[in-house]
The part of an RNA shown here (large-subunit ribosomal RNA, domain IV) has 342 nucleotides and comes from a Candidatus Bathyarchaeota archaeon. Lineage of the source: Archaea > Thermoproteati > Candidatus Bathyarchaeota. Model confidence (mean pLDDT): 80 of 100.
Context: one part of a larger RNA
Order: sequence, then structure tokens, then C1' cells
RNA sequence: AGCUAGUAAGGGAAUUCGGCAUAUUGGUCGCGUAUCUUCGGUAGAAGCGAUGCCUAUUCUUGUGCUUUGUUUCGUAAGAAGUGGGGUGCAAGGGUAGGUUGCAAUAACAAGGAUGGCCCGACUGUUUAUCAAAAACGUAGCCAAUUGCUAAUCCGAAAGGACUCGUACAAUUGGUGAGACCUGCCCAGUCGUGGUGUCUGAAACUUCCGUCCAAGGGAGCUAAGGCCCAUGAAACGGCGGGCCUAACUGUGAGGCUCUUAAGGUAGCGUAAUACCUUGUCGUCUGAAUGGCGACUUGCAUGAAUGGUUUAACGAGGUUGUCACUGUCCCUACUAGCGAGCUU
Repeated sequence: AGCUAGUAAGGGAAUUCGGCAUAUUGGUCGCGUAUCUUCGGUAGAAGCGAUGCCUAUUCUUGUGCUUUGUUUCGUAAGAAGUGGGGUGCAAGGGUAGGUUGCAAUAACAAGGAUGGCCCGACUGUUUAUCAAAAACGUAGCCAAUUGCUAAUCCGAAAGGACUCGUACAAUUGGUGAGACCUGCCCAGUCGUGGUGUCUGAAACUUCCGUCCAAGGGAGCUAAGGCCCAUGAAACGGCGGGCCUAACUGUGAGGCUCUUAAGGUAGCGUAAUACCUUGUCGUCUGAAUGGCGACUUGCAUGAAUGGUUUAACGAGGUUGUCACUGUCCCUACUAGCGAGCUU
């Protein structure tokens, strides 16, 4: 030098990609608690106060001694019960005062708080050993297959799992709580259905092949094909040009080409926007940032789900308060170590 632990006046994020790291907060008791909400929550919201020891006083509970009444039993002595006064001890609470220290949950232990937005509903799972997440799963929703000797799966088979279950079931696939919804297209691909004149092999029938055979022709027919329907919460898809309203602009509207149909409701410069640091507003002294709008969307869009949403998150992003050696700007302390001398 470095490492570990710690402390710093004044400032307080000026540091930095970014408050990373540190610091703050912290227990218990009392008060108090916005917004939103699926009325359960949010919530320990936030915020405020108290907290040790000693003295005095007071209250409650337990217990001991003493005194004075009274009730019952008893012939009496006395015994048992119950009420009041005084006094002692212990435990707990209240009020007031005092006392020490910088500081009283004095050690240890022990939440920093809060606002906006994105994503995922949530608890959960995951790359043992660079990724814990917005990825996977999930309840819920939808579709398909399957009538039981079921479908599906394992096995060459015997046999077995699902299941000693039975459609409120089992299997497979998609979506992913809840709320509001889920538009148009069956031309292509795929699936399903069809007592459709079509096509359609071998076998079979029949004919030819001088007999047998090879071979050839005709007829009949299954699946499949073709054809016709149907299915988009099946795979998927969802246009262009020109003109037009008495300033301009815009284009309700018209013409035309074209498609299977031409993107509906929503949302939108977005985890999606190239141009782009779009434009406006707001937050700042200043913002390629955040949020709210507009939106002609290079190339948004509806279970490849669309838009929202309380709660939740070691998720992402951006503010505010508090706090701090992150910084201004370094310094010091302890230990290890380094260095020097031998």
C1' cells in the first nucleotide's frame, strides 16, 4: 500500500448508470391513522407520546398480627363463620415530585417511511455451481377426445397405470384470479361430417388367350382422393387510388380497382413508434427522465386474448421525506499486514 472493525466539524446525494454501500428506523404500552377497495383489507399506514432508579401518596389483590361487634353450635370452657378499625409484608396499577447520564427496549436482539407508473392477479416453482424474473405453475375460463372390454399411456406379448374411477369422470390442448368484453373472414392449411351420379388396388366374377399358364380386357368395391357442407377460445388473416362542405383545414359523403374478409370495441410515441430527445402540459435551477394528454399506430388490437383492477412482489422504472464519509475532502483510532533495520 492493502484488508477488517470503528469515528468524524459544516454541508447532506453535490457522488454514481443507479442512494450501490453505509446510516436512519427498530421491542413493549397508550393514542391516532389518509387514499383506494373484491368491504376481507390497505394498516405496524403515516404520525404523536411513554419507558430506568428513588421518595411521597393513593387504589386493587393476596396474606399475617391486633382490636371491636355480631351469627350459629355448645350447660360451660370454647369452636366455626361473618362485619368494622389499626398495623406489617408481598405483587400489580395510578398521580405527583426528585435523581444520574449525551443517551433509561442504555448490552444483545430489533421495520426507514411514502407517492406515480409498467409487468405478473395472489401463496408457490426454476437454470445444484454467473440469470429468481415480467419465465413456469396456479384457481378460474374455453375447446377437443372418450359410454367403459372407454379414450389416453407403458409393454414384443402376457399384462399393467389411469381405477377397484364412470361424462359433476378421465385424458389432451389453449388461455391464465376478479370486473367489462372477446368484432369481421372458411379463399389457403388442418380437423369433422356426407345412402354424392365421379375416381379408386389386389382378391373375386367374367371374357380373350388353339388346352394349361404367363399375359391382356371388362365388371364390382374399402380407405383415400375429388366434390359438397361445417369448424377461427382450429393454424391463421383482417387493402389501395381519386374527388368532395360558401376562408383555410378536415372529409360525414361519392366514384373506382380489388379481397375470403378488409382491424370493430378498446388501448396507443407503448417492455410494441423507425422518423424521435414527436408536440403540449406538469415535476426540476437545469430532465434523451417520470407522469398526464394528443396520436396520421415504420410494424397496436381482442383466450397467439383486449382494456382495467384492490391485495401481493429480494421484479422493473421515476419522484418526495428522513438518513447518512456516496461525495465536497479527506483525516484519525484499533488489529492484521506492508515497509525499514538486524